This is a predicted complex of two RNAs, RNase P RNA and transfer RNA, with 484 nucleotides together. The prediction has a mean pLDDT of 78. Rfam match: Bacterial RNase P class A. Rfam describes the family as follows. Ribonuclease P (RNase P) is a ubiquitous endoribonuclease, found in archaea, bacteria and eukarya as well as chloroplasts and mitochondria.
[in-house]
RNA sequence: GGAGGGGGUGGAACGGCCGCUGAUGUCGCGGCCCAGGCCGCGACGUUGGAGGAAAGUCCGGGCUCCACAGGGCAGGGUGGCCGCUAACGGCGGCCCCGAGCGAUCGGGGGAAAGUGCCACAGAAAACAGACCGCCCGCGUUGGCCGUAUGGCCACGCAGGUAAGGGUGAAACGGUGAGGUAAGAGCUCACCAGGCCCCGGGGUGACCCGGGGUGCUCGGUAAACCCCACCCGGAGCAAGGUCGAAUAGGAGGGGGGCGGGGCCAGAUGACCCCGCCGGAGGCUGCCCGUCUCCAAUCCCUCGGGUAAGACCGCUGGAGCCCGCGGGUAACCGAGGGCCAAGAUGAAUGGCCGUUACCCUCCCAUGGUUGUGGGAGGGAACAGAACCCGGCUUACAAGCCACCUCCGGCC
RNA sequence: GGCGCGGUACCCAAGCGGUAAGGGAGAGGUCUGCAAAACCUUCAUGCGUGGGUUCGAUUCCCACCCGCGCCUCCA
Numbered sequence: 001g002g003a004g005g006g007g008g009u010g011g012a013a014c015g016g017c018c019g020c021u022g023a024u025g026u027c028g029c030g031g032c033c034c035a036g037g038c039c040g041c042g043a044c045g046u047u048g049g050a051g052g053a054a055a056g057u058c059c060g061g062g063c064u065c066c067a068c069a070g071g072g073c074a075g076g077g078u079g080g081c082c083g084c085u086a087a088c089g090g091c092g093g094c095c096c097c098g099a100g101c102g103a104u105c106g107g108g109g110g111a112a113a114g115u116g117c118c119a120c121a122g123a124a125a126a127c128a129g130a131c132c133g134c135c136c137g138c139g140u141u142g143g144c145c146g147u148a149u150g151g152c153c154a155c156g157c158a159g160g161u162a163a164g165g166g167u168g169a170a171a172c173g174g175u176g177a178g179g180u181a182a183g184a185g186c187u188c189a190c191c192a193g194g195c196c197c198c199g200g201g202g203u204g205a206c207c208c209g210g211g212g213u214g215c216u217c218g219g220u221a222a223a224c225c226c227c228a229c230c231c232g233g234a235g236c237a238a239g240g241u242c243g244a245a246u247a248g249g250a251g252g253g254g255g256g257c258g259g260g261g262c263c264a265g266a267u268g269a270c271c272c273c274g275c276c277g278g279a280g281g282c283u284g285c286c287c288g289u290c291u292c293c294a295a296u297c298c299c300u301c302g303g304g305u306a307a308g309a310c311c312g313c314u315g316g317a318g319c320c321c322g323c324g325g326g327u328a329a330c331c332g333a334g335g336g337c338c339a340a341g342a343u344g345a346a347u348g349g350c351c352g353u354u355a356c357c358c359u360c361c362c363a364u365g366g367u368u369g370u371g372g373g374a375g376g377g378a379a380c381a382g383a384a385c386c387c388g389g390c391u392u393a394c395a396a397g398c399c400a401c402c403u404c405c406g407g408c409c
Numbered sequence: 410g411g412c413g414c415g416g417u418a419c420c421c422a423a424g425c426g427g428u429a430a431g432g433g434a435g436a437g438g439u440c441u442g443c444a445a446a447a448c449c450u451u452c453a454u455g456c457g458u459g460g461g462u463u464c465g466a467u468u469c470c471c472a473c474c475c476g477c478g479c480c481u482c483c484a
C1' cells in the first nucleotide's frame, strides 16, 4: 500500500422568535366553606420534556386479578457441555463437525426403540431384491465342426451370483491380493466408519492411548415419536375508588328426598344434618376441591353515559464513576445522581451561524493536499405499566483491534 | 395499547410435502336475421416478500410486509 474479518461509538452544536405539555411559585377572577384552606380558569416567572432502536410484539420476568395456583392427562416450548441471571429460546467460556490459506463464520439430543414418507427415473428406495449381464447343471425332432467319446452356439427349464451396466438427491463400505464354475468380507492386508472393553486426563461435553469384534447398519424428527428439562390462565382496555345518566328493563336456566328440632300430635313455614343432583368458579378435559341452591346467582339480549375524574404511574433487577473478585458473561461493597408521565394523546415550526458530506469554480504547491467562493444534502423512526433480551430498519462520520498478500528499511 | 385470524389468476375459492381442483368474469367459435341463454375451445400472469429445513415447500420453521376481527366505562 492492497484485499478482507469481527467489534465499539455516533445519531449534530449554539443563538433568536413563535408555540405545545407536566410540575411548581406569585398575582388576579370565580366557586365552596365558620376562621383558613381547597377547587377551576387566566397572566407572569422558574424548571422537566423521546430512542438506539421508543418499532415488530418474537421470548423471559416483575406487577394485578382469577382460589397464592392441588394431582393426572392433553397441549406448548427448549435441546452439545459448564456457568451467568429474577428468568429466558438471551449472554459468556469451552467441546465436536463442516467452510475458509487465515482472522473468522455456519451448524449441534436420539434414525443402532418403533411407525410413516422417499415423487419422476430406475431391475431394485430399505429385516432387501435381481432387469440386462456372468456362471454350473439338465433338456432339444435346433444349427455348425469333428471318424468318434465330444466341443461351440442358440433356445427352454431349474438354480448360483452381485464383479460390470445405466437411473437417481440418495443404491447396502473402498483399494489390492487370494479364492471360486462364476462371484461375494467368503478369507487376508491396508484405509474409513460403527459397536464393546480397559487405562489415563477433564466438573462436563469430550480428548489421548491400547485391545477385541468382519459388525458395514441410507436419508428425513423445522414428520409422528422417544429421552431430558421447563411451563396454571389472562392481561394496565389487568385491577381498585368516586361519580353522572338510564329501564336495576326483557327472555332463558336453575331442588328433590330422608332424618331430627320446634309441637301433645299432624300439616305448613323456619332451622340443622345427611344423600343424590344442579349451577358457577379453579380460563382445554378428568379427578379433587370451594361457593351457592329460592336469596340472590348465572347466561343471552337490551339500556345509559361526563365515553368522566383519581389511584395503578413511574425511584427502578435504575443510571454514572472508580475499586475488588472472576478468563468472561456477571457479582460485591463504596460514592454521586433523579432523568417525560401525556390519554382525541405534548416533546414542534421558522430563521441565522458553526461543524460534517457531495458537486463545480478560483488560488497555491512537485504530489497527497491546503485555503476561499457558490450550490445541494443530512437517515431510520417516535414513549403509552415497567424492566432483561432477540429480531428488523438506519444518512454521513469516528475509533482502535485482528488476518492474508506485496514493497521498503 | 393488548389479543386473535387471514393473504392462492381480474373476482370467489379448494388443496397443506411430489410442481395447483372448480366456478364466475375475459377472448375466440358454434347456434341465430341480430342478440341473450346454451354448448365447445382457450389464454397468461398466480401461492404476499425474503431466508432456512428437505432430493423436493403453496404446505414445515424463522423474519418482514399488508388486511380484517375482538377486548373500554356504568351497572
Base pairs, nucleotide, nucleotide: 001405002404003403004402005401007399008398009397012354013353014352015351016350017349018348020049021048022047023046024045025044026043027042028041029040030039031038032037051380055391056390058389059388060387061386062385063235064234065233066232070287071286072285073284075231076230077229078228079227080094081093082092083091084090095108096107097106098105099104109226110225114224115223116220117219118218131165132164133161134160135159137157138156139155140154142153143152144151145150173191174190175189176188177187178186192216193215194213195212196211197210198209199208200207201206239311240310241309242308249301250300251299252298253297255276256275257274258273259272260271261270277293278292279291280290281289282288303483304482318337319336320335321334323332324331325330356377357376358375359374360373361372362371363370364369410480411479412478413477414476415475416474419433420432421431427464435451436450437449438448439447457473458472459471460470461469